Model confidence (mean pLDDT): 83 of 100. A computed fold for a 74-nucleotide RNA from a Candidatus Hodarchaeales archaeon, annotated as transfer RNA.

[in-house]
RNA sequence: GGGCGGAUAGUCUAGCCUGGUAUGAUUCUGGUUUCGGGAAUCAGAGGUCGGGAGUUCAAAUCUCUCUCCGCCCA
Numbered sequence: 001g002g003g004c005g006g007a008u009a010g011u012c013u014a015g016c017c018u019g020g021u022a023u024g025a026u027u028c029u030g031g032u033u034u035c036g037g038g039a040a041u042c043a044g045a046g047g048u049c050g051g052g053a054g055u056u057c058a059a060a061u062c063u064c065u066c067u068c069c070g071c072c073c074a
Stems, first nucleotide, its partner, number of pairs: 001073007010026003020057001027045006050066005
């Protein structure tokens, strides 16, 4: 230098092809339960979807560009 893959709550992760209010687990907070705790169960909190630009009524998703990580070729 060329090619491919990855970046989404504190942590892990689905969704991307085929655009339409962000999925599950865990964590944290509260309730129920218990003599108390754990476990179980219910509810809630927590996300500028790596940065920027473009297309569109609408972008995590499509296009361009940049940054970082990993692998391959030279």
It matches the Rfam family "tRNA". The family's RNA type in Rfam is transfer RNA.